This is a predicted structure of a 90-nucleotide RNA (c-di-GMP-I-GGC riboswitch aptamer) from a Halobacteroidaceae bacterium. The sequence was found by an Rfam model in a public genome assembly. The coordinates come from a structure-prediction model, not an experiment, and the mean pLDDT is 82. Taxonomically the source falls in Halobacteroidaceae (Bacteria, Bacillati, Clostridia, Halanaerobiales).
RNA sequence: UCUGUUAAAGGCAAACCUGUUGAAAAACAGGGACGCAAAGCUUCGAACCUAAGGCUCUUCUUUAAGGCUAAGGUCGUCGGGCUCCCGGAG
Numbered sequence: 001u002c003u004g005u006u007a008a009a010g011g012c013a014a015a016c017c018u019g020u021u022g023a024a025a026a027a028c029a030g031g032g033a034c035g036c037a038a039a040g041c042u043u044c045g046a047a048c049c050u051a052a053g054g055c056u057c058u059u060c061u062u063u064a065a066g067g068c069u070a071a072g073g074u075c076g077u078c079g080g081g082c083u084c085c086c087g088g089a090g
Base pairs, nucleotide, nucleotide: 001089002088003087004086011036012035016031017030018029019028020027021026034076040082041081042080044079045078046077047074048073049072050071053069054068055067057066058065059064
């Protein structure tokens, strides 16, 4: 530097359940394991999710519904950046 078929030492933890926070998406803690060789970190680009609040655009069901959106969320959606355990090859 490349690589992850096997071995060893270990690591993380989806769904779901309980509690807490939040408007929501979701997050955190505990339980739990579907998976993961970066499922470590980073929203930098894209994608997706939410929309209490805002716009006052549409409906004319109007203390409503729909639309758009500041903003928030997902790095276990994809790509980029940074860092790293073990084995193998050079």